[in-house]
Bacterial small signal recognition particle RNA from Nocardioides sp. Z40_12, 87 nucleotides, folded computationally. A source record names the gene ffs. Rfam family: Bacterial small signal recognition particle RNA. For this family Rfam cites "SRPDB: Signal Recognition Particle Database" (Rosenblad et al., Nucleic Acids Res, 2003). Rfam's curators write: The signal recognition particle (SRP) is a universally conserved ribonucleoprotein involved in the co-translational targeting of proteins to membranes. RNAcentral holds the sequence, with entries from ENA. Taxonomically the source falls in Nocardioides (Bacteria, Bacillati, Actinomycetota, Nocardioidaceae).
Formats: sequence, C1' cells, structure tokens
RNA sequence: AACCCCCCGUGCGGCGGCAUCUCGUCGAAUCCCCCAGGGCCGGAAGGCAGCAAGGGCAGAUGAGCUCUGUCGGGUGCACGGGGGGCC
Repeated sequence: AACCCCCCGUGCGGCGGCAUCUCGUCGAAUCCCCCAGGGCCGGAAGGCAGCAAGGGCAGAUGAGCUCUGUCGGGUGCACGGGGGGCC
C1' cells in the first nucleotide's frame, strides 16, 4: 500500500410518514370566470348589467402515495474525510 471495522458528509436509489401533492365530500353567505332564460339601452346592427346551472380560488373534512415537495431510518450503492485494526 491493499484489505477489514467504526464514525461523519455528499450524490443517486429503496422504504416509510406527512401535506403544500392527488382524489372525493360539504355549503347559508362572500370572491373570480362563464353567464341559458329573463331584464335594460337601441330604429337596427349591436351593447350593458346580471339570477340560476356549470367551473375555479380560498376554507372545512375524509381517503391515498401515482406525481410533486418535505421529513425520517437497525436502508442499498458510489465517492470523499476522520479514527482504529492487520501488516
């Protein structure tokens, strides 16, 4: 020197938990989008506001780990550092 053991770090994986990720459910009111019908303006063309339905943000709640993020270890590999053993 090689090799072996322990510790630490980094990277890539694996596993698990969680939610800001995914999928449901909720709704009286509020916000946004789109606004049938109806309304208003107009001679018309057309325009304006806009209820319901539908969709969305946020919220509450339930489930899940496919994606994303995050956390963890009696987790795998590689690399680096430190300590020890052997010689």